Predicted 3D model of a 1469-nucleotide RNA (small-subunit ribosomal RNA) from an uncultured marine bacterium. Rfam family: Bacterial small subunit ribosomal RNA. The coordinates come from a structure-prediction model, not an experiment, and the mean pLDDT is 83.
[in-house]
RNA sequence: GAGUUUGCUCAUGGCUCAGAACGAACGCUGGCGGCAGGCCUAAUACAUGCAAGUCGAGCGCGCCCUUCGGGGUGAGCGGCGGACGGGUGAGUAACGCGUGGGAAUAUGCCCUUCUCUAAGGAAUAGCCUCUGGAAACGGAGAGUAAUACCUUAUACGCCCUUUGGGGGAAAGAUUUAUCGGAGAAGGAUUAGCCCGCGUUAGAUUAGGUAGUUGGUGGGGUAAUGGCCUACCAAGCCUACGAUCUAUAGCUGGUUUGAGAGGAUGAUCAGCCACACUGGGACUGAGACACGGCCCAGACUCCUACGGGAGGCAGCAGUGGGGAAUAUUGGACAAUGGGCGCAAGCCUGAUCCAGCCAUACCGCGUGUGUGAAGAAGGCCCUAGGGUUGUAAAGCACUUUAAGUUGGGAAGAAAAGUUAUUGGCUAAUACCCAAUGACCGUGACAUUACCAUCAGAAUAAGGACCGGCUAAUUCCGUGCCAGCAGCCGCGGUAAUACGGAAGGUCCAAGCGUUAAUCGGAAUUACUGGGCGUAAAGCGCGCGUAGGUGGUUUAUUAAGUUGGGUGUGAAAUCCCCGGGCUCAACCUGGGAACUGCAUCCAAAACUGAUUCACUAGAGUACGAUAGAGGGAGGUAGAAUUCACAGUGUAGCGGUGGAAUGCGUAGAUAUUGUGAAGAAUACCAAUGGCGAAGGCAGCCUCCUGGAUCUGUACUGACACUGAGGUGCGAAAAGCGUGGGUAGCGAACAGGAUUAGAUACCCUGGUAGUCCACGCCGUAAACGAUGUCAACUAUCUGUUGGAAAGCAUUGCUUUUCAGUGGAGCAGCUAACGUAAUAAGUUGACCGCCUGGGGAGUACGGCCGCAAGGCUAAAACUCAAAUGAAUUGACGGGGACCCGCACAAGCGGUGGAGCAUGUGGUUUAAUUCGAUGCAACGCGAAAAACCUUACCUAUGCUUGACAUACUUGGAAUACUUUGUAAUGAAGUAGUGCCUUCGGGAGCCAAGAUACAGGUGCUGCAUGGCUGUCGUCAGCUCGUGUCGUGAGAUGUUCCGUUAAGUCGGAUAACGAGCGCAACCCUUACCCUUAUUUGCCAUCAUUAAGUUGGGCACUCUAGGGAGACUGCCGGUGACAAACCGGAGGAAGGUGGGGACGACGUCAAGUCAUCAUGGCCCUUACGACCAGGGCUACACACGUGCUACAAUGGAGCGUACAAAGGGUUGCAACCCCGCGAGGGUGAGCUAAUCCCAUAAAACGUUUCGUAGUCCGGAUCGCAGUCUGCAACUCGACUGCGUGAAGUCGGAAUCGCUAGUAAUCGUAGAUCAGAAUGCUACGGUGAAUACGUUCCCGGGCCUUGUACACACCGCCCGUCACACCAUGGGAGUGGGUUGCAAAAGAAGUGGGUAGCAUAACCUUCGGGAGUGCGCUCACCACUUUGUGAUUCAUGACUGGGGUGAAGUCGUAACAAGGUAACC
Repeated sequence: GAGUUUGCUCAUGGCUCAGAACGAACGCUGGCGGCAGGCCUAAUACAUGCAAGUCGAGCGCGCCCUUCGGGGUGAGCGGCGGACGGGUGAGUAACGCGUGGGAAUAUGCCCUUCUCUAAGGAAUAGCCUCUGGAAACGGAGAGUAAUACCUUAUACGCCCUUUGGGGGAAAGAUUUAUCGGAGAAGGAUUAGCCCGCGUUAGAUUAGGUAGUUGGUGGGGUAAUGGCCUACCAAGCCUACGAUCUAUAGCUGGUUUGAGAGGAUGAUCAGCCACACUGGGACUGAGACACGGCCCAGACUCCUACGGGAGGCAGCAGUGGGGAAUAUUGGACAAUGGGCGCAAGCCUGAUCCAGCCAUACCGCGUGUGUGAAGAAGGCCCUAGGGUUGUAAAGCACUUUAAGUUGGGAAGAAAAGUUAUUGGCUAAUACCCAAUGACCGUGACAUUACCAUCAGAAUAAGGACCGGCUAAUUCCGUGCCAGCAGCCGCGGUAAUACGGAAGGUCCAAGCGUUAAUCGGAAUUACUGGGCGUAAAGCGCGCGUAGGUGGUUUAUUAAGUUGGGUGUGAAAUCCCCGGGCUCAACCUGGGAACUGCAUCCAAAACUGAUUCACUAGAGUACGAUAGAGGGAGGUAGAAUUCACAGUGUAGCGGUGGAAUGCGUAGAUAUUGUGAAGAAUACCAAUGGCGAAGGCAGCCUCCUGGAUCUGUACUGACACUGAGGUGCGAAAAGCGUGGGUAGCGAACAGGAUUAGAUACCCUGGUAGUCCACGCCGUAAACGAUGUCAACUAUCUGUUGGAAAGCAUUGCUUUUCAGUGGAGCAGCUAACGUAAUAAGUUGACCGCCUGGGGAGUACGGCCGCAAGGCUAAAACUCAAAUGAAUUGACGGGGACCCGCACAAGCGGUGGAGCAUGUGGUUUAAUUCGAUGCAACGCGAAAAACCUUACCUAUGCUUGACAUACUUGGAAUACUUUGUAAUGAAGUAGUGCCUUCGGGAGCCAAGAUACAGGUGCUGCAUGGCUGUCGUCAGCUCGUGUCGUGAGAUGUUCCGUUAAGUCGGAUAACGAGCGCAACCCUUACCCUUAUUUGCCAUCAUUAAGUUGGGCACUCUAGGGAGACUGCCGGUGACAAACCGGAGGAAGGUGGGGACGACGUCAAGUCAUCAUGGCCCUUACGACCAGGGCUACACACGUGCUACAAUGGAGCGUACAAAGGGUUGCAACCCCGCGAGGGUGAGCUAAUCCCAUAAAACGUUUCGUAGUCCGGAUCGCAGUCUGCAACUCGACUGCGUGAAGUCGGAAUCGCUAGUAAUCGUAGAUCAGAAUGCUACGGUGAAUACGUUCCCGGGCCUUGUACACACCGCCCGUCACACCAUGGGAGUGGGUUGCAAAAGAAGUGGGUAGCAUAACCUUCGGGAGUGCGCUCACCACUUUGUGAUUCAUGACUGGGGUGAAGUCGUAACAAGGUAACC
């Protein structure tokens, strides 16, 4: 820097990624070289070989050789070295390490200086003899040497000292000069010791310590020291973290990072520790000793069972462990080490080689040209694109690998010889320099150079949804799988698998683990705490931190300079060497540190002279529900008694429980009791907070104001500590108890109701004393101090002015409101800061688990304080925004309610749907917005469904070939089809042919009402004819967004007016369109008829005035008047007018919503079928029927039925048709056929209405279902399954429960008419006219909608979200009778080896001896210390445990609905 919480935004906050790096491992792949690295695990066990020897110039002996000069070799004695080098990191939180100092030390070999190197002695190994033992290894005896051992002498300097003195050495070899030896001093080196500072985590480890702290004496050490011991004292360490626990070798450095930091401590280098585990000493200059010794233990091996041997954390190597780490190689050529005079020997140190892409670095796998843009692959919109100049082809080159040949450096020495110099008596010897000669290489078939041949021998890995560079096709179908995070996959996957192409790296590429970074996500640099995590409930106060003005001194901090140190390597800079680089190397800088010295004195500190502005004290005033104690008052409530009085009271949404005729409630009087103090009363007062309220008295704390005096920094904060915490609840003891009231009981409510409501009611509430110690203890805001616009209210005081009962101004202390700058993520805050600063304290670091477990402390208990982890998620959260929603609010509208009229729901039937049935009952539509819907019409057809029969280029389209006609009719077959037969031989022509038609054949293909409406287009429904939906510019806001579109009025309307940081605009509204209502004009037939004539009749002449028709106009615009309103818009009323405020009706449907409906109207992607899911045909089905629902028709009757008579429409349709008149039939209808291609003719009598007659309230003269018989019509066909007619039959039904629908005027209701579809078949649909109402107070309520506002944990948007128990599965964890390990404290036992002390026993070469012995020494015995080990009892930790507790996770389980809206009882602590 990016991704990820959200519908969106900003913030907070976690998770994740891009980078670097690695002793790495794994997967795929693999050409060369250089350079480095290579058991991180089992400090596990180890076969085998090697890793420390050397010296004959210390010693004797054995053997071999000999040029007799000598040389070699073996086992020993002796010397030096095996304390170095090499390995490992178990232990160690420590003077272990780092850094800087210090004093009380030792130091082999090395250097310098001085001195000495004398005289003696006694043994012993080897060897020889005997002998034990399996072996390892011994025993006895004899004899022997030394630079081995011992004594004496001397000893200046050395050591000790009582200052008299005492003590202490040595070694020779070879030969004539060296090497060596002893003592002493100094140096160098190395080692030991002490100190300051630094050095992980845990306080859920708070006290630890008896040699402990100090002193004195003694011992011990190279040396200081409780290091050890005796005595004395009682100290010492610790909150600046002792002790304990866990973890860990430390450092230079390495890695990351801008740095500060973080992580780390492989290789290289310094220090430490360890060497199978534990203990111990010996030797030595040095060890408590990796390849030494002794003991104990475990393990392994040998054994003759008696006893012995061993220690790879040296180099190789083996087993084991593990994700994982190499050869049982070569050489001492170089560097270095040990021994030696030297030659030299030894050296798994080292130098090399081998293995490994383990890291870093370099090189190569070819170069140029080459378009027919080849073939093949992939994609495709079918044109092409891409792979791709890539390949092929042509022309070149030869690094590296390969071949052949040549060929350095690493080598200096040593040796021989010559010269010169030094030493010396010396031309010996030796040393140094120089010259010559000789000549030493593991690596090594080296590096390097050249020759030869040929593009020849050499490219992979990961990725391609975003982050993140790079995309398409196929397969798969929430499967298989992917995934670092977000997330992909449910039939069109750029995310899985494959392919093609692309991208990034490249002999590597990816993955994984762990580290730093990004992460300012522990914030020193560099964060926060009102609401996101986070201010302790509030004081007092200890340590600590911080601290006013001024003088002087000091120099701890601070600043400057000097010196020492800060190892080397590393990093950095400048050079040099390998062809470059990595790598190696020279120099410099740096190592930010520590110590010490000098200087300065501003600031801080310390000491000090002073001061008064901070703080405090006294005097004087003031306000107050501040606290404690005692007393007292009235109202109310309840109870008791008494009176009056009668049937109810009480309570609720409505009731009931309850009380009441034994007299309640109500009312009056009296009395008792307890609790609380109306009005005053107030964003008023007081208090640190909790909190405090009638009035009076007493005691008492604090605050404020004014002026003077005094003290003189006495201050602020405050970890622990301590006090308050009188909020409530709770606990203990004792009182008290009127009202209220957990628990409890009853009544209701409810599906349930362990609740909300009601009636009762115990603890409690009250008092005293004692606990508890917590609250959303909140201003969610720690305390103190200073500074920073303004305005205004209020409480307490003071002052001034004017003046009188106050007003104005100023000021101090509180308490509120508004608001600028500033701050803030925003909200907000804003002198009472969340602004700008200072001081101190507390607290936070993703959500959940969890304020939980365990442990500890407190508490009588309840519980409180302190306070984790495993596991799990990718979020959790704050503020604001836009919506949606609310059983939130305000306003408004709608046949939404109300007011009315008529229905549905009950009956019968029709029709549609569900369900059921069926071979099939084809399919679709399913709340409103499916259900007389698609379907404006299923007997066949339709038809998609079922059964049966046959067909396969097909019923239909295009293309090819061949042939021909086509076509019509008859018979058979249920039909398709097949067969047979009859008729027939076409059209155009430029005469070549062509068009259409039929048949056959062969392929491409046709075909599909098969699937997906959740892949789509188109069309449609719905909210809704609701008044809304947006944009440009500007402005405001970090932003999402807001403003405009809000507000006031008005409207049917975002309609209009006004106001206004907005000004304009678009889609909608309205208007424009059609129709209807009035008039005018034009026209006058098929229409009309006033006047004239005529007729049965507008029949005809005539006319075009009227009606009608259909073209064009006019008219209506709040235009006029009055009122209201804001001088507006507009509204109300009126006039005129056919019509008045949109005149009525229609068409017209904004942005969008519902993955709404339709793949079966049509079109269409993808998938599927292809002798069938296609096409043909016959019959059947879509018409079934216990049932349920929707929509209708007809009714139940008298506002009616029936009979008779009479009148008045509109709008349509008609040649495959409508059909008049007339005739026949009771009728449906039939016969005939005028007229009409329609303002002419026909359908076609409109019906209700009106007049009159009858019926008389009944299952009827209502109602017509059902059924029977007989018919008519259509049609190939009327059985399943048509309509109609006549006669007969005459069911249910007497106005319909809950519920529910339509309608506001020419409307409802009622009456008929016509049309589409159609051969026939409407109670449906569409259209038409006739008759023609009632009601609307109004907007409380139901439903839907609009605008504003409010709340929200919703955004798939309340059909939302979401909580808890229970059930199931899995996971981690707490408790748990216990059980098994580890570590450790205390008290004991035990006591190997060893050291020290003691010593009666035994032994004893050097010295002494008076020869008896002694000194001394060794062995033995013993004491002390002590390892292993054992016992008892604690502590702590790990594992495990029947059972058990809660927690977490899991798409669909159960029960309820607690929270989010007033969440339906506001929520929460």